[in-house]
RNA sequence: CGGGAAUCCGGGACGGCCGCGUCGCGCUUCGGCGCGCCGAGGAAAGUCCGGGCUUCACAGAGCGGGAUGGCGGCUAACGGCCGCCGGUCGCAAGGCCAGGGACAGCGCCACAGAGAACAGACCGCCGAUGGCCGCCGCAAGGCGGAUCAGGCAAGGGUGAAACGGCGGGGUAAGAGCCCACCGCCGCGGCCGCAAGGUUCGCGGGCACGGCAAGCCCCAUCCGAAGAAAGACCAAAUAGGCCGGGAGCAUCGCGGCCCCAGGCGCAAGCCCGGAGUCGAGGUCGGGACGCGGCUCGCGUCCUCAUACCGGCGGGUAGGUCGUUCGAGGCGCCCGGCGACGGGCGUCCCAGACGAAUGGUCGUCGCCCCCCUCGGGGCACAGAACCCGGCUUACAAGGGUUCCCGCUGC
Numbered sequence: 001c002g003g004g005a006a007u008c009c010g011g012g013a014c015g016g017c018c019g020c021g022u023c024g025c026g027c028u029u030c031g032g033c034g035c036g037c038c039g040a041g042g043a044a045a046g047u048c049c050g051g052g053c054u055u056c057a058c059a060g061a062g063c064g065g066g067a068u069g070g071c072g073g074c075u076a077a078c079g080g081c082c083g084c085c086g087g088u089c090g091c092a093a094g095g096c097c098a099g100g101g102a103c104a105g106c107g108c109c110a111c112a113g114a115g116a117a118c119a120g121a122c123c124g125c126c127g128a129u130g131g132c133c134g135c136c137g138c139a140a141g142g143c144g145g146a147u148c149a150g151g152c153a154a155g156g157g158u159g160a161a162a163c164g165g166c167g168g169g170g171u172a173a174g175a176g177c178c179c180a181c182c183g184c185c186g187c188g189g190c191c192g193c194a195a196g197g198u199u200c201g202c203g204g205g206c207a208c209g210g211c212a213a214g215c216c217c218c219a220u221c222c223g224a225a226g227a228a229a230g231a232c233c234a235a236a237u238a239g240g241c242c243g244g245g246a247g248c249a250u251c252g253c254g255g256c257c258c259c260a261g262g263c264g265c266a267a268g269c270c271c272g273g274a275g276u277c278g279a280g281g282u283c284g285g286g287a288c289g290c291g292g293c294u295c296g297c298g299u300c301c302u303c304a305u306a307c308c309g310g311c312g313g314g315u316a317g318g319u320c321g322u323u324c325g326a327g328g329c330g331c332c333c334g335g336c337g338a339c340g341g342g343c344g345u346c347c348c349a350g351a352c353g354a355a356u357g358g359u360c361g362u363c364g365c366c367c368c369c370c371u372c373g374g375g376g377c378a379c380a381g382a383a384c385c386c387g388g389c390u391u392a393c394a395a396g397g398g399u400u401c402c403c404g405c406u407g408c
Base pairs, nucleotide, nucleotide: 001404002403003402004401005400006399007398008397009396012363013362014361015360016359017358018357020039021038023036024035025034026033027032041379045390046389048388049387050386051385052384053226054225055224056223065222066221067220068219069218070084071083072082073081074080085099086097087096088095089094100217101216105215106214107211108210109209122156123155124152125151126150129149130148132145133144134143135142136141164182165181167179168178169177183206184204185203186202187201188200189198190197191196230320231319232318233317240311241310242309243308244307246305247283249282250281251280253278254277255276256275258273259272261270262269263268284302285301286300287299288298289297290296327346328345329344330343331342332341333340334339364377365376366375367374368373
């Protein structure tokens, strides 16, 4: 210098004017006004995981369901993070992995291929053995040929995967059939808390295919719902309960029923009295309105109703929950690290039909063709709080590391 890996940072700056929200102070004609402080994010997003908090449920255990899944650690907890192990990709820095169990059982392994699980013979190899043909031989038999039966699985071929690899011996041809090396399996030693490692020793010719993001098995964890959670205060109207509250007044009318009497053969009719129900009148009384008060007038009510008072539940509405918190920053200590501890310091949005905005100027960066001039500056907006994950993000910057080339 070029290419790459990992990780972190901020997310335009300053000023003027107008405006909005909470809070504090002052003023107020109670409607507001003035001044001051503070006023979105790294993701406030998706609402995926975990926790705090709240209400409900709950003796314990099991069944069912869900989540997680190498080992050790961190943490309030986690499916997060840190360190390590193993596998795999990359020359490397590094990336990725649902990374427990396939002798508990069941299931599946497409296409191709002869054969896909305790397999198989298409091409191929062989001609030992039995049979066949030819030649030789008196015969036993020998030689040669083809490959019907048969033997084989080395080579080819199929496939994601074909029942260890390569070399030698061996054989008719072959084959862990035998041997060396490599691989694999088991046991032991050593190292490591462990997962695991091992250039160590011994044993075994080798058996045990893959899939559990198929059912399943094992281990660990998990009660449900969420701020419309939940707690408190509490109108008007209607209804509930309790108490107070003005007549045991009177007049007829109508209905029902009972009794007595009269008429009628009877059904029934008439009359009187008592009870009860209903609508109403008079007098008295009560409440409300007009009114400063009395009188008066009007409306409503009057044998337990109006009206008055109290209690209790819920609704509208209001207050809290609600922002001081597993909090931020700095320094020191422990730890490889995630993180933990100590000291100091700061208060940093709290709205709720939901404020956090607009505009102008200068500068910065980028683009349009250099000037002039013009345009643009990402993703995105808190809603009880916190720890994570995931996703979005213009143009930039920092740190560490790797590979290649080059200079001294």
A computed fold for a 408-nucleotide RNA from a Planctomycetota bacterium, annotated as Bacterial RNase P class A. Of the family's consensus pairs, 94% are formed in the model. A source record names the gene rnpB. Rfam family: Bacterial RNase P class A. By type it is a ribozyme. The source organism's lineage runs through Bacteria, Pseudomonadati and Planctomycetota. Model confidence (mean pLDDT): 76 of 100.